[in-house]
RNA sequence: AAAUGUUCUCGGGGCGGGGUGCAACUCCCCACCGGCGGUAUCGGGGAAACCCGGAGCCCGCGAGCGCCUUGUCUGACAAAGACAAGGGUCAGCAGAUCUGGUGAGAGGCCGGAGCCGACGGUAAUAGUCCGGAUAGGAGAGAACAGCC
Numbered sequence: 001a002a003a004u005g006u007u008c009u010c011g012g013g014g015c016g017g018g019g020u021g022c023a024a025c026u027c028c029c030c031a032c033c034g035g036c037g038g039u040a041u042c043g044g045g046g047a048a049a050c051c052c053g054g055a056g057c058c059c060g061c062g063a064g065c066g067c068c069u070u071g072u073c074u075g076a077c078a079a080a081g082a083c084a085a086g087g088g089u090c091a092g093c094a095g096a097u098c099u100g101g102u103g104a105g106a107g108g109c110c111g112g113a114g115c116c117g118a119c120g121g122u123a124a125u126a127g128u129c130c131g132g133a134u135a136g137g138a139g140a141g142a143a144c145a146g147c148c
Stems, first nucleotide, its partner, number of pairs: 004145007016030004031128002033117002035061004042053004056115002064093002066090001067087008097113005119131003
């Protein structure tokens, strides 16, 4: 010092102003926000090796919904439905970027213009309010063991 194991800790941001209206942080106009890993024509450090930072819309992951399985209940032993637990296979929803410049090369840099955002709730349609959630979690870090 590596794989690996155990334990612990950490692990999501945002409605401010105006309009309409009986009513909107939900509609309209102007605003605001961007989880985790990877990649890196950018920035910083170094003599170098290399190190650190760097993407919401490039590749993947997570939560959520769907879906599937099991159980309980309702129903008539059916169909169907409700609730709970599990799966993470299926990807169904999973979403969203173009343009000018530079350059050998741009999806990432510079300029400009766009676009996206689970489910349930609500006096009115919600990325920003309330709720499941003091939950779960991609992962990050530390300690100890492991080896000499």
Predicted 3D model of a 148-nucleotide RNA (FMN riboswitch aptamer (RFN element)). The prediction has a mean pLDDT of 78. Rfam family: FMN riboswitch aptamer (RFN element). Gene Ontology term of the family: FMN binding.